Predicted 3D model of a 350-nucleotide part of an RNA (small-subunit ribosomal RNA, central domain) from an uncultured bacterium. The full RNA is in RNAcentral, with records from ENA. The coordinates come from a structure-prediction model, not an experiment, and the mean pLDDT is 89. It matches the Rfam family "Bacterial small subunit ribosomal RNA". Its family is annotated with structural constituent of ribosome and ribosome in the Gene Ontology.
[in-house]
Context: one part of a larger RNA
RNA sequence: CUGGGCGUAAAGGGCUCGUAGGCGGCCAACUAAGUCAGACGUGAAAUCCCUCGGCUUAACCGGGGAACUGCGUCUGAUACUGGAUGGCUGGAGUUUGGGAGAGGGAUGCGGAAUUCCAGGUGUAGCGGUGAAAUGCGUAGAUAUCUGGAGGAACACCGGUGGCGAAGGCGGCAUCCUGGACCAAUACUGACGCUGAGGAGCGAAAGCCAGGGGAGCAAACGGGAUUAGAUACCCCGGUAGUCCUGGCCCUAAACGAUGAAUGCUUGGUGUGACGGGUAUCGAUCCCUGUCGUGCCGAAGCUAACGCAUUAAGCAUUCCGCCUGGGGAGUACGGUCGCAAGGUUGAAACUC
Numbered sequence: 001c002u003g004g005g006c007g008u009a010a011a012g013g014g015c016u017c018g019u020a021g022g023c024g025g026c027c028a029a030c031u032a033a034g035u036c037a038g039a040c041g042u043g044a045a046a047u048c049c050c051u052c053g054g055c056u057u058a059a060c061c062g063g064g065g066a067a068c069u070g071c072g073u074c075u076g077a078u079a080c081u082g083g084a085u086g087g088c089u090g091g092a093g094u095u096u097g098g099g100a101g102a103g104g105g106a107u108g109c110g111g112a113a114u115u116c117c118a119g120g121u122g123u124a125g126c127g128g129u130g131a132a133a134u135g136c137g138u139a140g141a142u143a144u145c146u147g148g149a150g151g152a153a154c155a156c157c158g159g160u161g162g163c164g165a166a167g168g169c170g171g172c173a174u175c176c177u178g179g180a181c182c183a184a185u186a187c188u189g190a191c192g193c194u195g196a197g198g199a200g201c202g203a204a205a206g207c208c209a210g211g212g213g214a215g216c217a218a219a220c221g222g223g224a225u226u227a228g229a230u231a232c233c234c235c236g237g238u239a240g241u242c243c244u245g246g247c248c249c250u251a252a253a254c255g256a257u258g259a260a261u262g263c264u265u266g267g268u269g270u271g272a273c274g275g276g277u278a279u280c281g282a283u284c285c286c287u288g289u290c291g292u293g294c295c296g297a298a299g300c301u302a303a304c305g306c307a308u309u310a311a312g313c314a315u316u317c318c319g320c321c322u323g324g325g326g327a328g329u330a331c332g333g334u335c336g337c338a339a340g341g342u343u344g345a346a347a348c349u350c
């Protein structure tokens, strides 16, 4: 390289947009580049193969043939691919009308609780644990009531419920804003799919600057436990957690399952929107589309399991794997303020 693979054995890029490229619906006629056929030219000789011959044979040598799978020119073929032309509506998109949603951004507001402060009542304990102790408390704690401050998070509803490309998103209201879905007719007429590079987004932790700081809490201090205890348990407690702006760019970024399209028995929940039927109505039943779960047929799978949300049957495009360790290390490049990220070996060894 050909090949075989990627849920769990090595292997799906964290996610999206999109450049080049690759691939691409139906019909008609045109073209003839790819494709196919024929003819001609060329494809040196030697070699290889077949055959005949010459050295006693063989190696070796000579004659003939085949072959040289290629290239070029000409003449044809036109199903498929390409090109160019015209058309179509099923893919894709637009329009109209709807309802659903923790989708995103900004601003404001609310109540419960913790902590703290002030005051009232009240008195000797509180707290904590397996048991304790450190700790707090007669300078009046804990408990309880009233008032205030401040920060963070939003109980119940809440749901294998919803939304989002992923990360993720949950009190309430307003403003701005993205996407999906359903129904209906009209419109555009292949405008599509994927996507190397590239760009953007990207939990937590971490970093820079300025704020903020209630609770929690790495580090740290103390008390226990223990042979020890740099831990688990307890009392404290600083970064941080929060906000604004700027970086970082990683993850068990997981469905450990790339995206898109088509096809392939069913059953049963649930969310959104519609149609029908019954009903005064709530609503029940039947049914369509989209989403989200469970169980299972064929099929697949090493098995586990997957099974119309495929890991089934196919097509297109991208990413990735190729024994374990060394190692996601070294070196170099590149990005970063740094931490480090990304790209990514070899010797050696089993």
Base pairs, nucleotide, nucleotide: 003322004321005320006319007304008303012318014201015200016199017198021194022193023192025088026087027086028085030083031082033081034080035077036076037075038074039073040072041071042070049065050064051063052062053061054060091191092188093187094186095184096183097182098181103177104176105175106174107173108172109171110154115149116148117147118146119145120144121143125136126135162169163168206247207246208245209244210243211242215241216240220236221235222234223233258317259316260315261314262313263312266295267294268293269292270291271290272289273288274287275286276285278283299306300305323350324349325348332343333342334341335340